[in-house]
This is a predicted structure of a 350-nucleotide part of an RNA (small-subunit ribosomal RNA, central domain) from Ziziphus jujuba. RNAcentral holds the full RNA, with entries from SILVA. The coordinates come from a structure-prediction model, not an experiment, and the mean pLDDT is 85. Rfam family: Bacterial small subunit ribosomal RNA.

Context: one part of a larger RNA
């Protein structure tokens, strides 16, 4: 390499857009590159068949044949490809509706809580824990009432619910922009699927510069615990957490399940929407499409399980794996200001 695989055993890129490439609906026409068929030319030994030569055999010689390669010529045109024309079932556009914590955001507004501060009342504790201590308080704490300021997060609604490519996203209102679904069937007429490289996005932490800093809190000081306690517990507390502009490019980035299409029993929820029935109307009942759950047949699976949202049955494209350790290491290269990231061995050993 072939093969066999990739939810949990090695293996699904974090996600997406898309170039090359690969693959690709229906009908008719053209051509004949691929493929098919026939004939001819050519092709060492071996193998095989027939015959012959060494006393036999191995061995050797002569001739033939199958399959196959290459070349030439003739043919057919179902498949594939090409040429030309058309179609509407895939795909898309327009029209009509509709749900939503989608996105950039941007702007504006809100209340509860916390902390601090100012003032009043009161007067000895408060706080903390398994128990304490450090801490804090007669220079008036804590408690309580009224005022002010700041920053961060948005209780209830809230759901097995809804949205987004993923990361993710929730106080309320407004504005701009994007995608989905349903219905109808007007238009285009295969415009499609996947996607190496490439581009874009990408939690948290970290980093750079400037702001901000209430609460929480790596580091750190102190108090306990303990044989010790660089911890768990407690009093404090700085980066950070927040905003703006960049950088980084990783996560158990998980459904540990790549994308697309077709197909294969049911039952039962829920979300959006259409139709029928019914009605004064809304429910109810029946039914379709799209999303999201539970259960389960066939089938699959090593099993647990999966099961029309497949891990079933098939096709297409792309990624990845090939015993454990050494090792996601070394070296080299790319990338980054750095931290690092990406790519990624071998000796040796079991």
């Nucleotide at each position: 390499u072939u093969g066999g695989g990739c939810a949990u055993a090695u293996a699904g890129c974090a996600u997406u857009u898309g170039u090359a490439g690969g693959u690709g609906g229906c009908u008719u026409u053209u051509u004949a590159g691929g493929g098919c068929c026939a004939u001819c030319g050519u092709c060492a030994c071996u193998c095989u068949c027939a015959g012959g030569g060494c006393u036999u055999a191995a061995c050797c010689c002569u001739g033939g044949a199958u399959a196959g390669g290459c070349g030439a010529u003739a043919g057919a045109a179902a498949c594939u490809a090409c040429c030309a024309a058309g179609c509407u079932a895939g795909a898309g556009u327009a029209c009509g509706g509709u749900a939503g914590a989608a996105a950039g955001c941007a702007g504006a507004g809100g209340g509860a809580a916390u902390u601090u501060u100012c003032g009043g009342u009161u007067g000895a504790g408060c706080g903390a824990u398994g128990a304490a201590a450090u801490g804090u308080g007669u220079a008036g704490a804590g408690a309580u009432c009224a005022g002010a300021a700041a920053g961060a997060a948005c209780a209830c609604c809230a759901a097995u619910g809804g949205c987004u490519a993923a990361a993710g996203g929730a106080c309320u209102c407004u504005g701009c922009u994007a995608g989905g679904c349903c219905a109808a069937c007007a238009c285009u007429g295969a415009c499609a699927c996947u996607g190496a490289g490439a581009g874009a996005u990408g939690a948290a932490a970290g980093c750079u510069a400037g702001g901000g800093g209430a609460g929480c809190a790596a580091a750190u000081c102190g108090g306990a615990u303990u044989a010790g306690a660089u911890a768990c517990c407690c009093u404090a507390g700085u980066a950070g957490u927040c905003c703006u502009a960049g950088u980084c490019g990783u996560a158990a980035a998980c459904a540990a399940c790549g994308g697309a299409u077709a197909u294969u029993a049911g039952g039962u929820g829920c979300u959006a929407u259409g139709c029928g029935u019914a009605u004064c109307g809304a429910c109810c009942c029946g039914u379709g499409u799209a999303a999201u759950g539970c259960u389960g047949u066939a089938g699959c699976u090593a099993a647990g399980g999966c099961g029309u949202u497949a891990a079933g049955u098939a096709u297409c494209c792309a990624g990845c794996c090939u015993g454990g350790g050494g090792a996601g290491u070394a070296c080299g290269u790319u990338u980054g200001g750095a931290a690092g990231a990406a790519u990624g061995a071998a000796a040796c050993u079991c």